Predicted 3D model of a 342-nucleotide RNA (Bacterial RNase P class A) from Miltoncostaea sp.
[in-house]
RNA sequence: CCCGCGAGUCAGGCAGCCGCGGGCCGCGACAGCGGCUCGAGGAAAGUCCGGACACCACAGAGCAGGGUGCUGGCUAACGGCCAGCGGAGGAAACUCCCGGGAAAGUGCCACAGAAACGACACAGCCACGCGCGUGCGCGGGGCGAAGGUGAAAAGGUGCGGUAAGAGCGCACCAGCGGUCUGGCGACAGGCCGGCUGGGCAAACCCCACCUGGUGCAAGGCCAAGUCGGGACGCUACGGGUUGCUCGCCCAGUCCCAGGUCGGCCGCAUGAGGCGCUCGGCAACGGGCGUCCCAGAUAGAUGGUUGCCCUCGACAGAAUCCGGCUUACGGCUCGCUGUCCCA
Repeated sequence: CCCGCGAGUCAGGCAGCCGCGGGCCGCGACAGCGGCUCGAGGAAAGUCCGGACACCACAGAGCAGGGUGCUGGCUAACGGCCAGCGGAGGAAACUCCCGGGAAAGUGCCACAGAAACGACACAGCCACGCGCGUGCGCGGGGCGAAGGUGAAAAGGUGCGGUAAGAGCGCACCAGCGGUCUGGCGACAGGCCGGCUGGGCAAACCCCACCUGGUGCAAGGCCAAGUCGGGACGCUACGGGUUGCUCGCCCAGUCCCAGGUCGGCCGCAUGAGGCGCUCGGCAACGGGCGUCCCAGAUAGAUGGUUGCCCUCGACAGAAUCCGGCUUACGGCUCGCUGUCCCA
């Protein structure tokens, strides 16, 4: 220098003129006018999670259903974040996770192969018996080693041993069990032991923990307006509490038809931002100080002129917040590695 990886930060700037929305103040009977001030994002996106808040409702309990799944922390909470453990990928920096249980049960493992849950063993090796007889065939027995198939087939590799073989014995390794040490723990390491049958639970399932429902078009208030009718019921047979049961509550419930296309609240002071400091590896928390930083609803940021330069990508709030995921340009810092130079 370059490739790769990790993190931070910005999201064009300044000025003039005209024009938008909110708030406050002043003038005005009203319409409106003037002044000051504030005014889209890191993702506002997706709607994938978690909540706040509101109502059901003065109300609960269980089941079903759903979610998560190593350990320890953070948080209002989470399927998030931090730090670890185990595993996978990568040369590394680093990144990722289907991370409890296969000995409760059920199910699946194509093709190939003798056989895919255990072995009556295809092809074969060995000793014995019989027949032919340089070797072959038959019979009973021993074998689970070499061969072949496969992702996987009686732990793996090597040596010894045996009639031939085999953890039969031994060495190393893996698994399993016991024990000791370290650690809050997941786990790791040492020693001993006998010789040891798979995989899939992101298959159903079991176990542990969590979990009401609906949603700002939630929910309240004011104004205005129309035209009511029928059926069933009135202390529970009906309705409500997402589904079911119990409990609880209520006299209304269901169907048909009509009116309300208006305004106000909710509406932004927050699990808030920033600075300093303390604790903590960190996520984050405490303390002190400081700031107010959009609230539209036919839905606000535009037009124009000039200058500057790192020449500007993706892209517009609609109840709010904490995450995740996706889209995307510039600048800065750090780390791994190849090559080159000194």

Its mean pLDDT, the model's own confidence on a scale to 100, is 78.
The source organism's lineage runs through Bacteria, Actinomycetota, Thermoleophilia, Miltoncostaeaceae and Miltoncostaea.